[in-house]
Context: one part of a larger RNA
Molecule: small-subunit ribosomal RNA, 3' major domain
Organism: Mytilisepta virgata
């Protein structure tokens, strides 16, 4: 000087509690792991920091793992064989999963591209992540870290980098053998909100004119129209430039300093997010890579490909989840409102999709649009609203499981790919002991895009929608950070 332990005094955090809130754990499925079981059920990861992770939803490919089969995409160099032919391909036949001349039988055919040896290459989702790079997690969201000159002290090392008060912060204030700096933190970046100020828009619009339908009928008014633009504008909408908030005022507490709190004015008086030091970990990745050492393998191949089958198997354990266990609900009816994306391709098969017709439906089949603020689309979206039936019964609540049948994706659906219809209608009547998340437009409920995708979300990542209940504090557990003290260890 410190991991770490015994103490003691401050500080923080809903990966801690407290006050609540949804739960999970119980039940049926849904999927990740372990076991087992198997030709093979490929593998990596195993506290927080392994397990709806590997962007991992595999029918085939992927694929690495089982059973077979076929090629050579063995470069170059030296030798050797060798134009009286090195070697290639190949039609039936038999063989064979196979329309693989793989092999055999039979001959034709090619023509120095090649064969047979040695050296040496090349591929490897082989092995090593305990041989690295890079990338990524995590220690660790916290406030923490370092050197220059001066001071102590033989020195390791220390002071700076602090008694205190302050902040979310080694953030300021102030103290001060210390003085002036670095990096982190802030600042920045995006992103939400405010602009009747500026630029503007026939791929947003709105006021107006106009012309038609239509309703009230009363007559040039007054409503309604996603009908037209002869003509003006940007309030809304779109985005650009800029503005604005700074704890700025006013009152309180406080060395009347750093700040703190109330109000008031205001759209905002802590929107969420990224980026994010030093030291480190023998964390994960050689299965992201034509990044990569070494080491195995390299033609009966760990290489590459072709056809099959496995990664899904099911006495059982744990994990993320979806559905539900009903009346604040279920069914039918009717009404009525979003927001974030996507979208036909490198010519390469696979795109979003209206209207109409067919059909119970899934679908299918004609038309058009659209490479996109222009079409789909005013995305008429669930929850929520009304109205009706039900009436506390394992019911009309739950929908697992089978059982027949129809469509679609695809070369192929069996071990059921997704879907529809019909019929079956399990457990489940709120879930021990435990344990997870979480403070405001959050939680939860509810549903839409996207990403996977030929088919295709119980998953991930984002989007609106409805919209609670209780803290606004504590250091009890749980841990983290400082400062003191201690004895042992390194």
């Nucleotide at each position: 000087u410190g991991a770490c332990g015994g103490a003691a005094g401050g500080g923080c955090a809903c990966c801690a509690c407290c006050a609540g809130g949804a739960g999970u754990g119980g039940a049926g499925c849904c999927u990740g792991c372990g076991g087992c079981u198997u030709a093979a059920u490929u593998u990596g990861a195993c506290u927080c920091a392994a397990c709806a992770c590997g962007g991992g939803a595999a029918a085939a490919c992927u694929c690495a793992c089982c059973c077979g089969g076929c090629c050579c995409g063995g470069a170059c160099a030296c030798u050797g064989u060798a134009a009286g032919g090195a070697u290639u391909g190949a039609c039936a036949g038999a063989u064979u999963g196979a329309g693989a001349g793989c092999u055999c039988u039979u001959u034709c055919u090619u023509g120095a591209u090649u064969c047979g040896g040695u050296g040496g290459g090349u591929g490897g989702u082989g092995g090593u992540g305990c041989a690295u790079g890079g990338c990524c997690g995590u220690u660790c969201u916290u406030a923490g870290u370092u050197g220059g000159u001066g001071g102590a002290g033989c020195g390791a090392u220390u002071u700076g980098u602090c008694u205190g008060g302050u902040u979310a912060a080694u953030u300021c204030c102030g103290a001060u053998a210390a003085c002036g700096a670095a990096c982190g933190a802030g600042a920045c970046u995006c992103u939400a909100g405010c602009c009747u100020a500026c630029u503007a828009a026939a791929u947003a619009g709105u006021u107006c004119g106009c012309c038609g339908a239509u309703c009230c009928a009363u007559u040039u008014g007054c409503g309604u129209c996603g009908g037209c633009g002869c003509a003006a504008c940007u309030u809304c909408u779109u985005a650009g430039a800029g503005g604005g908030a700074c704890a700025a005022g006013u009152g309180g507490c406080g060395u009347u300093u750093a700040g703190c709190c109330c109000c008031a004015c205001g759209a905002g008086a802590u929107u969420g997010a990224g980026c994010a030091a030093u030291a480190a970990c023998a964390g994960g990745u050689c299965u992201g890579u034509g990044a990569u050492g070494c080491c195995c393998u390299u033609a009966g191949a760990u290489g590459u490909u072709c056809g099959g089958g496995g990664c899904c198997g099911c006495a059982c354990g744990c994990g993320c989840g979806c559905u539900a266990c009903a009346c604040u609900g279920a069914a039918g009816g009717a009404a009525u409102c979003a927001a974030c994306g996507u979208g036909u391709c490198u010519c390469u098969g696979c795109c979003c999709u209206u209207g109409c017709c067919u059909g119970g439906a899934a679908a299918g089949g004609u038309u058009g649009g659209g490479u996109a603020a222009c079409c789909c689309g005013u995305u008429g979206a669930a929850c929520c609203u009304c109205c009706u039936u039900c009436g506390u019964g394992c019911u009309a609540g739950g929908g697992a499981u089978u059982g027949g049948g129809g469509c679609u994706u695809g070369u192929a659906a069996u071990u059921c790919u997704u879907c529809c219809c019909c019929a079956u209608g399990a457990a489940c009547g709120a879930g021990g002991a435990a344990u997870u998340c979480c403070c405001a437009g959050u939680a939860a409920g509810c549903g839409c895009g996207a990403g996977u995708c030929a088919u295709a979300a119980g998953c991930u990542c984002g989007c609106g929608u409805u919209g609670a209940u209780u803290a606004c504090g504590u250091c009890c557990c749980u841990g983290c950070c400082c400062u003191u003290u201690g004895u042992a260890c390194a």